[in-house]
RNA sequence: GUCGCUCAAUGGCAAACCCGUCGAAAGGCGGGGACGCAAAGCCUCCGGUCUACCGGCCCACGGGCCCAGGAUAGCGGGGUUGCCGCC
Numbered sequence: 001g002u003c004g005c006u007c008a009a010u011g012g013c014a015a016a017c018c019c020g021u022c023g024a025a026a027g028g029c030g031g032g033g034a035c036g037c038a039a040a041g042c043c044u045c046c047g048g049u050c051u052a053c054c055g056g057c058c059c060a061c062g063g064g065c066c067c068a069g070g071a072u073a074g075c076g077g078g079g080u081u082g083c084c085g086c087c
Base pairs, nucleotide, nucleotide: 012037013036017032018031019030020029021028022027035074041080042079043078045077046076047075048072049071050070055066056065057064058063
């Protein structure tokens, strides 16, 4: 490193959606609920994606464009921890 052993066991988490709540929003949290997940445990270091309050520019003054210090760990990479089986 490849193949077989490996169609296991105890369990865990919880998408969409609904209710409540926080937030400008993305989205978060709590409850219900299961689409799925062997890390769908945890961490924004790298990339992607989402939102744009504030800010910048434009404007026909209705708005438009840009912008992450915000968000996403269930978008990847990375770090780290953990359960079981076999060799």

Source information
This is a predicted structure of an 87-nucleotide RNA (c-di-GMP-I riboswitch aptamer) from an uncultured Pseudomonadota bacterium. Of the family's consensus pairs, 95% are formed in the model.